[in-house]
RNA sequence: CGGAGAGGCCAAGGUGAUCGCUGGUGCGUCGGUCGGGCGACCGGACGGCGCGCGGGAGGAAAGUCCGAGCUUCGCAGGGCAGGGUGCUGGCUAACGGCCAGUCGAGGCGACUCGCAGGAAAGUGCCACAGAGAACAGACCGCCCGGUCGUCCGCGAGGACGGUCGGGUAAGGGUGAAACGGUGCGGUAAGAGCGCACCGCCCGGCCGGUGACGGUCGGGGCACGGCAAACCCCACCCGAAGCAAGACCAGACAGGGGUCGCGUGGCCCGCGCCAUGACUCCGGGUUGGUCGCUGGAGCCCGUCGGCAACGGCGGGCCUAGACGAAUGGUCACCGCCGGCGGCAACGCCGGAACAGAACUCGGCUUAUCGGUCCUCCGGCGG
Numbered sequence: 001c002g003g004a005g006a007g008g009c010c011a012a013g014g015u016g017a018u019c020g021c022u023g024g025u026g027c028g029u030c031g032g033u034c035g036g037g038c039g040a041c042c043g044g045a046c047g048g049c050g051c052g053c054g055g056g057a058g059g060a061a062a063g064u065c066c067g068a069g070c071u072u073c074g075c076a077g078g079g080c081a082g083g084g085u086g087c088u089g090g091c092u093a094a095c096g097g098c099c100a101g102u103c104g105a106g107g108c109g110a111c112u113c114g115c116a117g118g119a120a121a122g123u124g125c126c127a128c129a130g131a132g133a134a135c136a137g138a139c140c141g142c143c144c145g146g147u148c149g150u151c152c153g154c155g156a157g158g159a160c161g162g163u164c165g166g167g168u169a170a171g172g173g174u175g176a177a178a179c180g181g182u183g184c185g186g187u188a189a190g191a192g193c194g195c196a197c198c199g200c201c202c203g204g205c206c207g208g209u210g211a212c213g214g215u216c217g218g219g220g221c222a223c224g225g226c227a228a229a230c231c232c233c234a235c236c237c238g239a240a241g242c243a244a245g246a247c248c249a250g251a252c253a254g255g256g257g258u259c260g261c262g263u264g265g266c267c268c269g270c271g272c273c274a275u276g277a278c279u280c281c282g283g284g285u286u287g288g289u290c291g292c293u294g295g296a297g298c299c300c301g302u303c304g305g306c307a308a309c310g311g312c313g314g315g316c317c318u319a320g321a322c323g324a325a326u327g328g329u330c331a332c333c334g335c336c337g338g339c340g341g342c343a344a345c346g347c348c349g350g351a352a353c354a355g356a357a358c359u360c361g362g363c364u365u366a367u368c369g370g371u372c373c374u375c376c377g378g379c380g381g
Base pairs, nucleotide, nucleotide: 001377002376003375004374005373007372008371009370010369013333014332015331016330017329018328019327021056022055024053025052026051027050028049029048030047031046033044034043035042036041058353062364063363065362066361067360068359069358070241071240072239073238082237083236084235085234086233087101088100089099090098091097102116103114104113105112106111117232118231122230123229124226125225126224139172140171141168142167143166144165145164146163147162148161149160150159151158152157180198181197182196183195184194185193199221200219201218202217203216204215205214206213207212245290246289247288248287254281255280256279257278258277259276262275263274264273265272266271297316298315299314300313301312302311303310304309335350336349337348338347339346340345
C1' cells in the first nucleotide's frame, strides 16, 4: 500500500439571538371552595392568567419476534391433552438471550457457521434410475462344470461360439445412498477368508465439573439414511393485557344463570366491622384523578471471575403527553465531498435511519461519520 476478519468505543452537529410548544417549580394576580375570625380580613388545597428559573426523544424510541415485572380473572396436589426448548458448563428475575468451552463443517489465516438429544423402544418413508433400497441384489463381467456346433491335433485333448446349472459383491453400470476403506496375501474366480494401517463396536486407565479428548487391550464388524415423519427422553409453560386495572362524578332499564358458613377490610388466624360476589344478555357513558415513571435504574471507583456477570463503597435523578409537546427562523463556527489556488483560503453541494405512549432484559431489521485491533499478500528501509 492492497485485500480481508471480528467486535468495542465516540458522535448522531455546536454556540448565540429571537418566536413558540409541553410538563415542573417560585412569586404575583383573579376565581369559586374549605377552615378560622363579631368584622375588616387571614390561611389551606385546587384552577385560570402573567413574569422568572431550570427540564424536555433514540441507538435503534421501530418490528412486536422471545423473556419478565405489574394488573385483572382462573387455579388443591398430581396426571392427560396441547405448545415450546434440546451438545456441555456457567450468567440472569427470566429467556428461544449472553459468556466460556466441546464436537462437526468452511477458510492459507484472522475468523465464521451449525435446524448439534435418541434411528441396537416401536411404527413409517427412502422419488427417479437401477438386477437389487434393508436381515438386499447376479444386468454386464469374472470363474467352474455339463452339453451342442465349428476348427486344430494320429491321439490324449485343446481353442472359439451358443446353451443349461452353479460359484463370486473384487471390476463395470444405476443412484442422494449399494451392507466398512486402502494395500498385501490368498483363491478356480472371489470375499475380513487372513494380515497391516485407518474407521467402527466393547472394556480398562489417564486428563477434564462436564460435553469430550488421549492411550492401552479385545472383537473381523454385528448397527444404511430420515426424528424440519409419527414417536421416545429430559426440562419449561394458566389466560388476557395499561383500551390491564382502581377510584370519583354523571347517565341508563332492567332481566337470566352460578355460588351463597360466601366475599371485602383490619398483614394471616381468632375476633370485630362492612356487604352479596361473579357472570351472560340488554341499556347508559366516551368526563376527571390514579396507574405513570425512582427503576432487575444510571455513572465512577474497587474487589472476585478468562468472560457473561456479581459483591461492596460513593455520587446522580435523567420526558411523562392523550386531536398526544420535544419545533421554526437568522448569524457564525465545525464535519464530509467536489472545483479553483503554490499556499493561506474562496466558491458550490451534502449531512442518514427514524421518532417515546406502563416499564424493563434481549433478538432482529433500518442507517451516517470517525476511531482502536487482528490476519493474508506485495513493496521499501